[in-house]
Molecule: transfer RNA
Organism: Planctomycetota bacterium
RNA sequence: GUCCCGGUAGCUCAGUUGGAUAGAGCAGCGGCCUUCUAAGCCGCAGGUCGAUGGUUCGAAUCCAUCCCGGGACG
Numbered sequence: 001g002u003c004c005c006g007g008u009a010g011c012u013c014a015g016u017u018g019g020a021u022a023g024a025g026c027a028g029c030g031g032c033c034u035u036c037u038a039a040g041c042c043g044c045a046g047g048u049c050g051a052u053g054g055u056u057c058g059a060a061u062c063c064a065u066c067c068c069g070g071g072a073c074g
Base pairs, nucleotide, nucleotide: 001073002072003071004070005069006068007067010026011025012024013023019057028044029043030042031041032040050066051065052064053063054062
């Protein structure tokens, strides 16, 4: 340098036939239970979906460029 994969909550990830409010588990906080703790159960909070622009009635999802991580080739 060329090509491929990935970037979504603090962490690990799902969600790509574009569709109406963006999710799960763990972690965190509160409650129930318990003599107490752990476990279990219930609830709450937490996100500019890597960035910018474009297409569209509508974008995490499609297109372009760029940034970051990994890989293949040279």